[in-house]
RNA sequence: GUGGCUAUAGUUCAACGGCUAGAACAUCGGUUUGUGGUACCGAUGAUGAGGGUUCGAUUCCCUCUAGCCACC
Numbered sequence: 001g002u003g004g005c006u007a008u009a010g011u012u013c014a015a016c017g018g019c020u021a022g023a024a025c026a027u028c029g030g031u032u033u034g035u036g037g038u039a040c041c042g043a044u045g046a047u048g049a050g051g052g053u054u055c056g057a058u059u060c061c062c063u064c065u066a067g068c069c070a071c072c
Stems, first nucleotide, its partner, number of pairs: 001071007010025004018055001027043005048064005
C1' cells in the first nucleotide's frame, strides 16, 4: 500500500429498519443479618466520528479514526 473483520453501559454480550436500546456481572441505595458475605427489591449508566438513504438507522451506503487478520 491492497483486501477482509470488529467497534453498543465500568466489563462480557444481545437487539427483522419500528427504540422508550435489553440481560448478566460490577457500582450505588434499601430490606434481611450481631457485623461482613449470601439472598431479595430498586436506581444510575451505552450505540467510535462525520455525512447520505428512509416516514423512521445500532442495523443499509460512503468517508474517517482505532484495533485485529491476510497479502504485498

Overview
A computed fold for a 72-nucleotide RNA from a Candidatus Parcubacteria bacterium, annotated as transfer RNA. Rfam family: tRNA. The family's RNA type in Rfam is transfer RNA. The coordinates come from a structure-prediction model, not an experiment, and the mean pLDDT is 81. It was read from a public genome assembly. The organism belongs to Candidatus Parcubacteria, within Bacteria.